[in-house]
Context: one part of a larger RNA
C1' cells in the first nucleotide's frame, strides 16, 4: 500500500455490469433437468366424414276397409375406407453431448514439445460400386395363472427399416506363392495369381429421404516418449508379474496388459520407497522486475457420481436421472417380498463466521428427435434477492454578516461552529407522475420478445424524498472542557490512567474518507 468468492459492527438513495455454501464428496420431503420420429410397423380407442347393411324410435307423405299397410327425412347401432388425435409396443437416432463437484489422483495425471511403419471414428463430406430372391419368429393384442405390490409365467395369433439363410460382388478379410519400389528396425506402398468368407431396406405427399461394400477427407478419440510438476531422510534402502527373453492369449491397436516356460535382473542420496498434502493448466494477486502467493467466476485437460466390484449394449461407456452383485442407510409390505440415490435446476433438514428464488420463456444462441410442421431443453436467456465488489451519478447550485439564534468555550472583553443557517435568484439530475416507445427478429409473403410498456425520448411539478463511519499522544492529518482518579477502561507498536488526562468516557470543534467506513481473516 495493494488484494480477497469474504465474514462481523454501525450506516444505507439510485442505476450499470460482474458475483454468491470457501464449512459436511452430510442426509435429502416435493416439482422439473432427455426425449423424438405414424414418411419403419402392426394393432387399440375418440371424433369428423363418406358408402353399405339390419334392427329400433321418430313419422314428411301416399294409401286405406279406418283396423292398418308402405315410406322420404333424422337420431341410436353395426362393417368398411378416408382425415384428424391420443395412448402403450416392435423399431431408428439421442439418453457417451449438455449440466454439476474436485472426494480420489504426486500420477504421462496436467504443462509443452515429438511419434504411431502399432491404432479406432456413429452423425457430415466427396468418389466409385451396388441394393436380385427367400425363410423363420416375436412384442403389441386374446385368454389363463401365481403375487398385497413390484412384477413374473403360459397358451394362441400377427407386422416391419426388426432377425435369419441363399444369390451377385471390385481396389473389402483371410491363407499361400511371386514381382517391383522406398524406408526409421521391426517393416511400407503398389502390381499381377490361387483358394476362401462377407452386402443391403425400404418408405413416400413422387420433390425427395433413406439401406450396402470400398477408398479418402474432416471431426473426435486411444496410446508411447523427451522435459517441467508440493513438503519431509526425525522416511534409506524398496521390488518376486518384480526386471527381461522365448512363444501364445486379449484388445481397435503396441505392450507382463495376462498366461506358461526360462533367466535374475529392475530401481535408489541427481533421493527409490514410505508418510503428509494436493486435482492440473491458460490465468488471478502483489511485485520496477526478478520472484513470492493463488488456481473462487471463464475456457482447456482430467477424476467422480452413496460406498466398493463387474460388465452388457453401442461408433462411442464400463455410462450421474441404464442395468448386475455386495453394503451402509431411508421408505413401502399383506413379512413371502420390494423400491431408491439432488457432486442437475429450485427447495429442505444439518454444519458453519458465512453464500440467493420450490420464479419466466424456449423471443434469442446451441443442442437432440423429425423431410417438415413441430416437439424437448432448470444447456442457455431473463427476471428476483444479497452495497459482495468494480463502476457512474445523487443527497443541490449561486448569492448572502444583522458575522442571527443555538451550543461549546472563555482572561466575560470575546472567541469558535460560520457564508454555515436563514433570506434572495436558479437549476430539476437520481427516485415519484403523464404521454409515446425501441433495436435484440433472422429466413423480408404474413406471424414470431420470456426480458418489458424494459431502455430511451418528451412533459409538468416540487429543494423537495436521500449522509454515514473511522479517527484526532507519537509513528499519522487532526484539541479543547466536564466526568473518571492504576478504578472504569483504552491498546497496532511503543505505551495512557495512582485528581488539572489534547491517549479512559461524553460533549464542543477539527481531521480523514464517503453510500459506504471501520475490524478481523488471508496473501503480496
Nucleotide at each position: 500500500g495493494g488484494a480477497u468468492g469474504a465474514a462481523c459492527g454501525c450506516u444505507g438513495g439510485c442505476g450499470g455490469c460482474g458475483u454468491g455454501c470457501u464449512u459436511a464428496a452430510c442426509a435429502c420431503a416435493u416439482g422439473c433437468a432427455a426425449g423424438u420420429c405414424g414418411a419403419a410397423c402392426g394393432g387399440g380407442a375418440a371424433u369428423g366424414c363418406c358408402a353399405c347393411g339390419c334392427u329400433g324410435a321418430u313419422g314428411c307423405g301416399a294409401u286405406u276397409u279406418c283396423g292398418g299397410u308402405c315410406a322420404a327425412a333424422u337420431c341410436a347401432u353395426g362393417u368398411g375406407g378416408c382425415a384428424u388425435u391420443c395412448g402403450a409396443g416392435u423399431g431408428g437416432c439421442g439418453g457417451a453431448c449438455g449440466g454439476g463437484u474436485g472426494a480420489g489422483u504426486a500420477a504421462c495425471g496436467c504443462g509443452u514439445g515429438g511419434g504411431u511403419a502399432a491404432c479406432c471414428u456413429g452423425c457430415c463430406u466427396u468418389a466409385c460400386a451396388c441394393a436380385g430372391g427367400g425363410g423363420g419368429a416375436u412384442a403389441a393384442c386374446a385368454c389363463c395363472u401365481g403375487g398385497a405390490a413390484a412384477c413374473a409365467g403360459g397358451u394362441g395369433c400377427u407386422a416391419a427399416u426388426a432377425c435369419c439363410g441363399c444369390a451377385u460382388a471390385a481396389g473389402c478379410g483371410c491363407a499361400c506363392a511371386g514381382g517391383g519400389c522406398c524406408g526409421c528396425a521391426u517393416g511400407g506402398c503398389c502390381c499381377g495369381g490361387u483358394g476362401u468368407g462377407a452386402a443391403a431396406a425400404a418408405c413416400u405427399c413422387c420433390g425427395g429421404u433413406g439401406g450396402u461394400g470400398u477408398a479418402a477427407g474432416a471431426u473426435g478419440g486411444a496410446c508411447c516418449c523427451g522435459c517441467g510438476u508440493c513438503u519431509g531422510a526425525u522416511u534409506a534402502g524398496c521390488u518376486u508379474g518384480u526386471u527381461g527373453g522365448c512363444g501364445g492369449g486379449g484388445u481397435a491397436g503396441g505392450g507382463g496388459c495376462c498366461c506358461a516356460c526360462c533367466a535374475a535382473g529392475g530401481c535408489g542420496a541427481c533421493g527409490a520407497u514410505c508418510a503428509g498434502u494436493a486435482g492440473c493448466c491458460g490465468g488471478c494477486c502483489u511485485g520496477a522486475g526478478a520472484g513470492g502467493g493463488u488456481g473462487g467466476a471463464c475456457g482447456g485437460c482430467c477424476a467422480c457420481a452413496u460406498u466398493g466390484g463387474g460388465a452388457c449394449u453401442g461408433a462411442g461407456a464400463c455410462a450421474c436421472g441404464g442395468c448386475c452383485c455386495a453394503a451402509a442407510c431411508u421408505c413401502c409390505u399383506a413379512c413371502g417380498g420390494g423400491a431408491g440415490g439432488c457432486a442437475g435446476c429450485a427447495g429442505u433438514g444439518g454444519g458453519g463466521g458465512a453464500u440467493a428464488u420450490u420464479g419466466g420463456a424456449c423471443a434469442a444462441u446451441g443442442g437432440g428427435g423429425g423431410a417438415a410442421a413441430c416437439c424437448c431443453u432448470g444447456a442457455u436467456c431473463c427476471a428476483g434477492c444479497g452495497a459482495c465488489g468494480c463502476c457512474g451519478c445523487g443527497u443541490g447550485a449561486g448569492u448572502g454578516a444583522a458575522g442571527a439564534a443555538g451550543u461549546a468555550u472563555u482572561u466575560c472583553g470575546g472567541u469558535a461552529u460560520g457564508u454555515a443557517a436563514a433570506g434572495c435568484u436558479c437549476u430539476g439530475u437520481c427516485a415519484g407522475c403523464a404521454g409515446g416507445g425501441a433495436a435484440g427478429a433472422a429466413a423480408g409473403a404474413a406471424a414470431u420478445g420470456a426480458c418489458g410498456g424494459u431502455a430511451c425520448c418528451u412533459g409538468a411539478c416540487c429543494a423537495a424524498g436521500a449522509a454515514g463511519c473511522c479517527c484526532c499522544g507519537g509513528c499519522u492529518a487532526a484539541c479543547u472542557a466536564c466526568g473518571u482518579g492504576c478504578c472504569a477502561g483504552c491498546a497496532g507498536c511503543c505505551g495512557c490512567g495512582g485528581u488539572a488526562a489534547u491517549a479512559c468516557g461524553u460533549a464542543g470543534g477539527g481531521g480523514g474518507c464517503a453510500a459506504g467506513c471501520g475490524u478481523u481473516a488471508u496473501c503480496c
A computed fold for a 524-nucleotide part of an RNA from a Lachnospiraceae bacterium, annotated as small-subunit ribosomal RNA, 5' domain. It was read from a public genome assembly. It matches the Rfam family "Bacterial small subunit ribosomal RNA".